[in-house]
RNA sequence: ACAAUUCUUCAGGGUCGGGUGAAAUUCCCUACUGGCGGUAAAGUCCGCGCGCCGAAAAGGCUGAUCCGGUGAAACUCCGGGACCAACGGUAAAGUCCGGAUGAAAGGAGAGAGCA
Numbered sequence: 001a002c003a004a005u006u007c008u009u010c011a012g013g014g015u016c017g018g019g020u021g022a023a024a025u026u027c028c029c030u031a032c033u034g035g036c037g038g039u040a041a042a043g044u045c046c047g048c049g050c051g052c053c054g055a056a057a058a059g060g061c062u063g064a065u066c067c068g069g070u071g072a073a074a075c076u077c078c079g080g081g082a083c084c085a086a087c088g089g090u091a092a093a094g095u096c097c098g099g100a101u102g103a104a105a106g107g108a109g110a111g112a113g114c115a
Base pairs, nucleotide, nucleotide: 002113005111006110007109008108009107010106017029018028019027031095032094033085034084035048036047037046038045043083044082051061052060053059065081066080067079068078069077087098088097089096
């Protein structure tokens, strides 16, 4: 320096203000948020997790971006305009409550020790 492998730990954010109504952080106006790996720095590219279907360790399904600029290179940066966001509950929810003191992509650290 480093393979199989073992353990520990960490690992998701957000409705200000206003309108209607008997009732809405759910409707309307407005505001706000953005997991992990890759790559010119990404919620919208490629992949993964989460979630959903399923008896299941099988298997399957699953959201959204354009224009201009710089540059060798950007759907990632800068400027502008858009769009998307599981399930159950409840006046219809990306933001409230709940499953969840959960799970997990993955990150960090420690051990081990082959060739």
Predicted 3D model of a 115-nucleotide RNA (FMN riboswitch aptamer (RFN element)). Rfam family: FMN riboswitch aptamer (RFN element). Its family is annotated with FMN binding in the Gene Ontology. Its mean pLDDT, the model's own confidence on a scale to 100, is 86. It was read from a public genome assembly, where an Rfam model found it.